Notes: The RNA shown here (transfer RNA) has 75 nucleotides and comes from an Actinomycetota bacterium. Model confidence (mean pLDDT): 80 of 100. Rfam family: tRNA. From the family's description: Transfer RNA (tRNA) molecules are approximately 80 nucleotides in length. By type it is a transfer RNA.
């Protein structure tokens, strides 16, 4: 440089393919317990950025960005 994939709470990952963003560890309160841990039970926090379509966008469309994969260029 092309051409393809991903980008969603601290972390891994969902989300009928347009209809209330959700489980799972972790954090934080409480409960049990002589303390801790397990265990239960509440709670906290998330859609990369910018536009655009629709009544509604995590999904679609355009612009970028960071990441990876492949091919080219270079040395």
């Nucleotide at each position: 440089u092309g051409g393809g994939g991903u980008g969603u709470g601290g972390u891994g990952u969902a989300a009928u393919u347009g209809g209330c963003a959700a489980c799972a560890c972790a954090g934080c309160a409480g409960a049990u317990u002589c303390u801790g841990g397990u265990u239960c039970u509440g709670u906290u926090a998330u859609u990369c950025g910018g536009g655009g379509u629709u009544c509604a966008a995590g999904u679609c469309c355009u612009c970028g960005c960071a990441c990876c994969c492949c091919a080219a260029c270079c040395a």